The prediction has a mean pLDDT of 75. This is a predicted structure of a 266-nucleotide RNA (Bacterial large signal recognition particle RNA) from a Chloroflexota bacterium. It matches the Rfam family "Bacterial large signal recognition particle RNA". Rfam classes the family as a non-coding RNA gene. The source organism's lineage runs through Bacteria, Bacillati and Chloroflexota.
RNA sequence: CCGCGCUAGACGGGGGACUGGCGGUACCCUGCACCGGCAAUCCGCCUUAGCCGGGUCGAAUUCCCCCUCCGAGGUACGGCCCUUCGGGUCCGUCCGUGAUGAACAGCGUUGAAGGCCGGGACCUGCGCAGCUCGGGUCUCCGAACCCCGUCAGGUCCGGAAGGAAGCAGCGGUAAGGAGGAAACCUGAGGGUGCCGCAGCCAUCCGGGCUGGAGCUGCGACCCACGGCCACGCCGGGGGCGCCGCUGUCGACGAGGGGGUGCGCGG
Numbered sequence: 001c002c003g004c005g006c007u008a009g010a011c012g013g014g015g016g017a018c019u020g021g022c023g024g025u026a027c028c029c030u031g032c033a034c035c036g037g038c039a040a041u042c043c044g045c046c047u048u049a050g051c052c053g054g055g056u057c058g059a060a061u062u063c064c065c066c067c068u069c070c071g072a073g074g075u076a077c078g079g080c081c082c083u084u085c086g087g088g089u090c091c092g093u094c095c096g097u098g099a100u101g102a103a104c105a106g107c108g109u110u111g112a113a114g115g116c117c118g119g120g121a122c123c124u125g126c127g128c129a130g131c132u133c134g135g136g137u138c139u140c141c142g143a144a145c146c147c148c149g150u151c152a153g154g155u156c157c158g159g160a161a162g163g164a165a166g167c168a169g170c171g172g173u174a175a176g177g178a179g180g181a182a183a184c185c186u187g188a189g190g191g192u193g194c195c196g197c198a199g200c201c202a203u204c205c206g207g208g209c210u211g212g213a214g215c216u217g218c219g220a221c222c223c224a225c226g227g228c229c230a231c232g233c234c235g236g237g238g239g240c241g242c243c244g245c246u247g248u249c250g251a252c253g254a255g256g257g258g259g260u261g262c263g264c265g266g
Base pairs, nucleotide, nucleotide: 001266002265003264004263005262006261009057010056011055012030013029014028015027020046021045022044023043024042034054035053036052037051038050063259064258065257066256067255068254069253073249074248075247076246077244078243079242080241081239082238083237084236085235086234087233092231094227095226096225097224098223104217105216106215107214114210115209116208117207119205120204121203123199124198125197126196127195128193129192131189132188133187134186135185136184138179139178140177141176147172148171149170150169155164156163157162
């Protein structure tokens, strides 16, 4: 160096969670790399860290160790965002009130505000007028007797002359009823009245005198007070939703270096 036969070893790896720790089943990422049994209310082990049974390859491009590159993916931390529960008014948003009163608009030396005087409106009272309703006045009807007048007949008093009461009838009227356009008188009522006389805190309009430059409307910034909501704020929970040339682990893949048996024969 070659051939043959064996053995160590290999026959996936990684991540989180779980665990005193390790590995596995399960989950996730890779990738293709034996079979069967056990296994998350877990299964099996102990830094020599799955157990049991079977199979294939097998000392080298294939096993082991180290370094570098690439980098799926995971995780820790940090920041942002979303959501939920609670807190409370320090502050902000919003609302209300007050104070201040910029800007704008109108009026004003053909005279502002203010003051004085006296008017009109508004409101109220009284009166008047008027409207509506009612009553009266007017006409007619209307009383067997208990209304009036006249009283036939009849009755009564009287010697007579003459008187008296008085029914019916007639006439008139009371209570009451009917009618009536208007006019007159009268009672009540009122969203009546450019009427008369008064009152009138305040408000509006206008006139005279005084006064001598502001007044009125709206209303910003800032300030003070108060309030609501749950926006800002504070605290707790949830969502890996987004970001991080922050850390860590890291498969697949690529490159480099090193290491490693036994037996027999030639």